Notes: Transfer RNA from a Pyrinomonadaceae bacterium, 72 nucleotides, folded computationally. The coordinates come from a structure-prediction model, not an experiment, and the mean pLDDT is 84. The source organism's lineage runs through Bacteria, Pseudomonadati, Blastocatellia, Blastocatellales and Pyrinomonadaceae. Its Rfam family is "tRNA". Rfam describes the family as follows. Transfer RNA (tRNA) molecules are approximately 80 nucleotides in length.

[in-house]
C1' cells in the first nucleotide's frame, strides 16, 4: 500500500425498501422477616459521520472514521 468483513439500547445481537427489535442488564410493583429467584409493567435508540439514489433509507450508491481479518 491493496483487498475482504463489520459499526444498530448500557452489554450481546436480530432486522437486507414502508411503525426499529429480542435476550441480558437497569428501574417500578406484586412475592419474601429480608435477599435472592420468579411474574407483570416501564425507561433507554442521530441504527458511527457526512452526501446521493428513491413517493419512502437502518437497509441501495459514494466518502470519511473506527474495529478486525487477509495479501505483499
Nucleotide at each position: 500500500g491493496c483487498c475482504c468483513a463489520c459499526u444498530u439500547a448500557a452489554c450481546u445481537c436480530a432486522g437486507u425498501g414502508g411503525u426499529a427489535g429480542a435476550g441480558u442488564g437497569c428501574c417500578g410493583c406484586u412475592u419474601u422477616c429480608a435477599c435472592a429467584c420468579a411474574g407483570c409493567g416501564g425507561a433507554a435508540g442521530u441504527c458511527a459521520g457526512a452526501g446521493g439514489u428513491u413517493c419512502a433509507a437502518a437497509u441501495c450508491c459514494u466518502c470519511u472514521a473506527g474495529u478486525g481479518g487477509g495479501c505483499a